[in-house]
RNA sequence: UCAUGUCUUCGGGGCAGGGUGAGAGAAGUUUCUUCUCAAUUCCCGAUCGGCGGUAGAGCCCGCGACCUGUUGCCUGACUGGCAACGGCAGACCUGGGGAAGUUCCAGGGCCGACGGUAUAGUCCGGAUGGGAGAAGACAAGG
Numbered sequence: 001u002c003a004u005g006u007c008u009u010c011g012g013g014g015c016a017g018g019g020u021g022a023g024a025g026a027a028g029u030u031u032c033u034u035c036u037c038a039a040u041u042c043c044c045g046a047u048c049g050g051c052g053g054u055a056g057a058g059c060c061c062g063c064g065a066c067c068u069g070u071u072g073c074c075u076g077a078c079u080g081g082c083a084a085c086g087g088c089a090g091a092c093c094u095g096g097g098g099a100a101g102u103u104c105c106a107g108g109g110c111c112g113a114c115g116g117u118a119u120a121g122u123c124c125g126g127a128u129g130g131g132a133g134a135a136g137a138c139a140a141g142g
Stems, first nucleotide, its partner, number of pairs: 002142001004139007015045001017044003023037006046122002048112002050063004058110002067087008092108005114125003
């Protein structure tokens, strides 16, 4: 230093400011008027970007999570859980310099699961979860 084994820790961010008012309530009066509350979801606008690869990436290649199929195992059984093998899984162009960049610079665009709720990338929830992976410690031997 490399490989192997055991263990530890870490491992996802974001609605500022405005507009409208579905709806609810109160008061007056006489089927209308006024007032209050009211979408972080609608409209304007704002803002965020897991992991490995590579000339530095939300939009290239691959992975993970959510969701889901088959098989096997655990359980008295349902449910649920675990393992293996799958499925699914969004979005980019132009110019510049350069040996090399859909990654840098300039400009203009685009994307974002499921449940809840006035329609959600950003609120609440599964999640004090899971995980791609990252860093380190120890051991023995080559």

The prediction has a mean pLDDT of 83.
A computed fold for a 142-nucleotide RNA from Tengunoibacter tsumagoiensis, annotated as FMN riboswitch aptamer (RFN element).
The source organism's lineage runs through Bacteria, Bacillati, Ktedonobacteria, Dictyobacteraceae and Tengunoibacter.